[in-house]
RNA sequence: UCUUCGGAGAGUUUGAUUCUGGCUCAGAACGAACGCUGGCGGCGUGGAUAAGACAUGCAAGUCGAACGGUCGCUUCCAGGUAGCAAUAUCUGGGCGCGGCAGUGGCGCAAGGGUGCGUAACAUGUGGGUAUCUGCCUUUCAGACAGGAAUAACUCCGGGAAACCGGAGCUAAUGCCUGAUGCCACCCGCAAGGGUGAAAGCUGGGGACCGCAAGGCCUGGCGCUGAAAGAUGAGCCCGCAUCCUAUCAGCUAGUUGGCGGGGUAACGGCCCACCAAGGCUACGACGGGUAGCUGGUCUGAGAGGACGACCAGCCACACUGGAACUGAGAUACGGUCCAGACACCUACGGGUGGCAGCAGUCGAGAAUUUUUCACACUGGGCGAAAGCCUGAUGGAGCGACGCCGCGUGGGGGAUGAAGGGCUUCGGCCUGUAAACCCCUGUCAUUUGCGAACAAACCCGCGGCCUGAACAGGGCCGCGGCUGAUUGUAGCGAAAGAGGAAGGGACGGCUAACUCUGUGCCAGCAGCCGCGGUAAUACAGAGGUCCCGAGCGUUGUUCGGAUUUACUGGGCGUAAAGGGUGCGCAGGUGGCGGCCUAAGUCCGAUGUCAAAUCUCCGGGCCCAACCCGGAAACCGCGUCGGAUACUGGGUCGCUCGAGGCUGGGAGGGGGAAUCGGAAUUCUCGGUGUAGCAGUGAAAUGCGUAGAUAUCGAGAGGAACACCGGUGGCGAAGGCGGAUUCCUGGACCAGUCCUGACACUGAGGCACGAAAGCUUGGGGAGCAAACAGGAUUAGAUACCCUGGUAGUCCAAGCUGUAAACGGUGCGCAUUUGCCGUGGGCGGAUUCGACCCCGUCCGUGGCGGAGCUAACGCGAUAAAUGCGCCGCCUGGGGAGUACGGUCGCAAGAUUAAAACUCAAAGAAAUUGACGGGGGCCUGCACAAGCGGUGGAGUAUGUGGCUUAAUUCGAUGCAACGCGAAGAACCUUACCUGGUCUUGACAUGCAGAUGGUAGGAGCCUGAAAGGGCGACGACCCCGCAAGGGGAGUCUGCACAGGUGCUGCAUGGCUGUCGUCAGCUCGUGUCGUGAGAUGUUGGGUUAAGUCCCGCAACGAGCGCAACCCCUGUGAUCUGUUGCCCCCCGCACGAGAGUGCGGAGCACUCUGAUCAGACUGCCCCGUUUACACGGGGAGGAAGGUGGGGAUGACGUCAAGUCAGUAUGGCCCUUACGACCAGGGCUGCACACGUACUACAAUGCCCGGCACAAAGGGAGGCAAGGCGGCAACGCGGAGCCAAUCCUCAAAACCGGGCCCAGUUCAGAUUGCCGGCUGCAACUCGCCGGCAUGAAGCUGGAAUCGCUAGUAAUGGCGCAUCAGCUACGGCGCCGUGAAUACGUUCCCAGGCCUUGUACACACCGCCCGUCACAUCAUGAAAGCCGGUUGUACCCGAAGUCGCCGCGUCAACCGCAAGGGGACAGGUGCCGAAGGUAUGGCUGGUGAUUGGGAUGAAGUCGUAACAAGGUAGCCGUAGGGGAACCUGCGGCUGGAUCACCUCCUUU
Repeated sequence: UCUUCGGAGAGUUUGAUUCUGGCUCAGAACGAACGCUGGCGGCGUGGAUAAGACAUGCAAGUCGAACGGUCGCUUCCAGGUAGCAAUAUCUGGGCGCGGCAGUGGCGCAAGGGUGCGUAACAUGUGGGUAUCUGCCUUUCAGACAGGAAUAACUCCGGGAAACCGGAGCUAAUGCCUGAUGCCACCCGCAAGGGUGAAAGCUGGGGACCGCAAGGCCUGGCGCUGAAAGAUGAGCCCGCAUCCUAUCAGCUAGUUGGCGGGGUAACGGCCCACCAAGGCUACGACGGGUAGCUGGUCUGAGAGGACGACCAGCCACACUGGAACUGAGAUACGGUCCAGACACCUACGGGUGGCAGCAGUCGAGAAUUUUUCACACUGGGCGAAAGCCUGAUGGAGCGACGCCGCGUGGGGGAUGAAGGGCUUCGGCCUGUAAACCCCUGUCAUUUGCGAACAAACCCGCGGCCUGAACAGGGCCGCGGCUGAUUGUAGCGAAAGAGGAAGGGACGGCUAACUCUGUGCCAGCAGCCGCGGUAAUACAGAGGUCCCGAGCGUUGUUCGGAUUUACUGGGCGUAAAGGGUGCGCAGGUGGCGGCCUAAGUCCGAUGUCAAAUCUCCGGGCCCAACCCGGAAACCGCGUCGGAUACUGGGUCGCUCGAGGCUGGGAGGGGGAAUCGGAAUUCUCGGUGUAGCAGUGAAAUGCGUAGAUAUCGAGAGGAACACCGGUGGCGAAGGCGGAUUCCUGGACCAGUCCUGACACUGAGGCACGAAAGCUUGGGGAGCAAACAGGAUUAGAUACCCUGGUAGUCCAAGCUGUAAACGGUGCGCAUUUGCCGUGGGCGGAUUCGACCCCGUCCGUGGCGGAGCUAACGCGAUAAAUGCGCCGCCUGGGGAGUACGGUCGCAAGAUUAAAACUCAAAGAAAUUGACGGGGGCCUGCACAAGCGGUGGAGUAUGUGGCUUAAUUCGAUGCAACGCGAAGAACCUUACCUGGUCUUGACAUGCAGAUGGUAGGAGCCUGAAAGGGCGACGACCCCGCAAGGGGAGUCUGCACAGGUGCUGCAUGGCUGUCGUCAGCUCGUGUCGUGAGAUGUUGGGUUAAGUCCCGCAACGAGCGCAACCCCUGUGAUCUGUUGCCCCCCGCACGAGAGUGCGGAGCACUCUGAUCAGACUGCCCCGUUUACACGGGGAGGAAGGUGGGGAUGACGUCAAGUCAGUAUGGCCCUUACGACCAGGGCUGCACACGUACUACAAUGCCCGGCACAAAGGGAGGCAAGGCGGCAACGCGGAGCCAAUCCUCAAAACCGGGCCCAGUUCAGAUUGCCGGCUGCAACUCGCCGGCAUGAAGCUGGAAUCGCUAGUAAUGGCGCAUCAGCUACGGCGCCGUGAAUACGUUCCCAGGCCUUGUACACACCGCCCGUCACAUCAUGAAAGCCGGUUGUACCCGAAGUCGCCGCGUCAACCGCAAGGGGACAGGUGCCGAAGGUAUGGCUGGUGAUUGGGAUGAAGUCGUAACAAGGUAGCCGUAGGGGAACCUGCGGCUGGAUCACCUCCUUU
């Protein structure tokens, strides 16, 4: 540079992420089946299940040129009979033709079918030879002479039949004997000897011979012996060839030898004897499954799965056994025996074998015609014609598959109708249709009409052979032969005429809407849809995909690098064996030589054909078929190479080991000794308690405990030193001394010379608990007992306490036996500790220091890792070896095996079930985790609620109705800022139906609309009805409108859904937070910014910082209020001035003047940590104090509510999608109800009294309201109120305080407190106060004496307390709500605790987020499974019994043609008998395996069942592992272990500055 080949992912665990990991999908394929649909053709293909059973027909015959006979026909000859004869007929013989059975030959061992068995030399591949081989080819030699029988046939007999027996006759290419012997075999060195064969049939023929037949000649087909070939077969060997070790040992003809038998042939193939071998972890033996291969499917490949059709091999032929014949069989359509089954039968006995082609039944999801022909190809027989051939060639059936074709083409917009959707405008179906113009494939009808055929054979001709114009062979010409088939093909005719469906449309995955349904019906491959707006169900319209098919199901491969050779992993996801020693095995240092097994190169043989690939060709194309090439990646043989590996040999020293000298050490074993402490015993002192806990109690103690002193006993453990210090392989090891003993390390570099590493099995060691035997027993302490706690408490806590803990000997063999990290070797930047040794320097010697080796730690670089993290002690980079993993559960369980005294250990499944289970990290949320901070959160205070009565709301109850909503905080004096009617939505009753209300259309309508009045009625409503219009145009007539009526559209609904919505609102919360852009970090979710140090009311500000900025929030800007200035002056004000009136006066009132003041309300000023001091290590922010100021650190109050949360509230305020009602769920009316009352709760009011109550007197507000209104002074009434009306549309008039203060009374009493309840009498509003209003007066005077558990508000003009006003409103149940002013406190040490919140951090199995998650028993239902007294099968072993057929052996007195013999007889053969073996069968006893089984064990799943709360946070006793005991259950407790434990404190070390 060219060329070739060539690998795609997605969904699903989570709030999100990365990883691990399974499940699922998209692809291809099929001997398929099923559903819907179906026009034609070509080529293929079609019993996969019951190797189940089979009716019927056919599938193996042929040869007369091997042979005898028989029947029929033709013809000839001879003879007989009849006849004069022609002739007819009979008998015999011959030629020819045809048929029949038989003898004989060849074939029947091929072809065809099936896959039972078989895990094997069966198959594949490559070799070997102790062998055979009919027919075929070639060559050599021969074929002579005789003989005896026997089928057929005849006769007799038996039998139902099948068939059989006896007698007699006969032929041959049947059988036998003899001869010959090329040659073969045997003996033999050889010479030589011995043994051994045959068959004829037929065509033609001149001479010669013969009576004839014939000989003879010549051809053909056969026959015999032999050699060789070819083909086919037998046997042997190397290699390859499924699963299972829960099959680990197997084996008696077994392994070998000698001898024999047997075979075509080797061989224990068989037999006798001898020996004791043979196989096996490289998997014997056993069990399961299976025909093997070429190949097929898939795959990038490696591989995986399969072995239909086609082809090669094998096995089988109803099941089992056996031989015969033969070249070949232990024989599919042969024989014998046994068995099962079926059929026939005269009951005596027989017959049969479709896994040949068709076909039938059966079972099954499922697999075809009882077809045609030998025309082709091939096979058998024959000399041939020919016959046979369900092999084969064809046709038929099936969309079963592959391939091809068609169902029309062009034009055609009023974008028709119909259908669907709609925002009602329109859009889609859609050029689609109609309509116009064409075409004629396929199918239909009709006409013509092939190829596959060339031979054999026949005729003619030529050549060769031959004596031959016979015969035979070869060649040429001509003739004969077609099942498919009147098919393919070609032509003609007619007419778009006869020919389209299936699936899908949530994501994966291409394609969307409407309606119905309402967790129903249903869908679903996975995820998942459906509970009233379903693109997921069903229907429809539309769309997408494929198309005579389309989907579904099943199966295989792929995707799946999810068994990883290519190409995976094991710290935490599944996964390192508890540890060492070590046999086998695997692997192995440096150098030389040899070898050439592996390895590499070349050549060569083979790797059947078909298939696959490429090239070319034939059917119109394709599928399909043909030719060629390549390929067949393997095996064998020969030659070569020698780097590496292996083998042999000679060396080497660095691996490894040894030796010498050292020091360190809780390494191991044994013995001895020691002190402290606990307990107990004795004695002394001493007195009332001790002990124990959160608090207690049980317990001990006046019989003297505890305490204390002394003496003693006994057992166990060894404080301090003590240390991420030491030793050991691990478990583990801790007082001291002695003895015995293992290992490591350092220094020396003396020796050996690769002696090494790892290590399946094996062996040894192996904490604690536990077991056995014997000791011992102080303390502790499972079990147990008691006391507490608790709802319970089989626990945690307490008092006791036994095994045990200790020792000796033995067993067990497991742990979170952990660094969750196998062992060994090598390589790879650093820093800092610490233990042991050596060296250097220095020193008198040492320490410090430096270097080095071996250990043991911390932090970190590269690199690795999903991340966390690891990081020379690797989890980095490599090599060697071992162990282990493959989704979760079931389960480390069952069964089986092994071990154990037992407990149990070890090895180790399946059914079934789930769509996950998981790891790390992220963001939140949460914690009976931590830190910091805030809040009337607690605390400190003041006043309440909870108790009473009443009011009011709610629940409940009641009711015809008690309308509806609001329900923790954040519903409950809430919607209600006004329920007697109305309101009103509820109930009862009475009524209306285009409606009480809106719009449109059509029709009617002038005495119309309206309507006094009257009747009925509770009213609404119904009925009668005098009177009686209006607007516009027009002269008028008339028309139009309004109105009314009728009808149609529609109105109407406080009916449902606040979980379909808008809007509004509540709440966290006026909390300080919530985010973004860019950059940076991280694979990513995400982080950073926003964390940190300070500070603030504040994410407020400052500083620091991989961040720099920004937005929504905070703050400020706005309003009210607090100070001042200016302006404004009427209705406000009254300092001064004037006038009038009153008054003794002070003064008061009125008017004027005035605007200083107050005030009204408008503008402005003022406050900003600005100034000073101090603090904060410095600085800043800021904090504390001070000055000034009306006000000081956001001055006070209001308005203002971030991102969001609660599917929070509201469809009944309004709006609004959908659904529902339509003479009613709409509308009207009357009455009732919303007010009902055993009860419970919330919120208030009034009180319980003396800081009070009553009476009298007497001040001081603000903010509001007022026209159907507020109403003064005055009068009446005790009062509510009435009469009356000045003034006021209001800074003008009206309404305008109470507590306080002053004086008096009450004297602690259910009262001169409190006022409920009730009676009577009044007042007011209103159509109307009965249900059901308010107010007044008189009378009545209840509960109540300060309120249990619990709980609320408030930090200053606040709480508390006092009154005033307003909205709604006819009136009012207002004591409520919203405002206003008056009087006016107390307390806050502080943040431990309760609650809420903010920030940081930590743990988490939570994410619907702790109101979370989640465990086990029990109960119920379903499913699969284990055990189980047994029961029933299958298979197999062992021993024995019986023993068919049959081969072989023996006997063979019976029988017999061939040979010998005159014969007798012999030889030989046979029948028969018998022995060994031997199938089926039987008896007994085992193994393995399957089914079933009362009962029983656990397991899984299931809707809201029961009991508890074990785990996840410190999960409320940290959890977990092993073991033991206990307990309804999760579990609890003891002993030892682990961190995969939170938190706090301390110590040490490291890093940074």
Model confidence (mean pLDDT): 84 of 100. The RNA shown here (small-subunit ribosomal RNA) has 1553 nucleotides and comes from a Verrucomicrobiota bacterium. Taxonomically the source falls in Verrucomicrobiota (Bacteria, Pseudomonadati). The sequence is in RNAcentral, with records from ENA.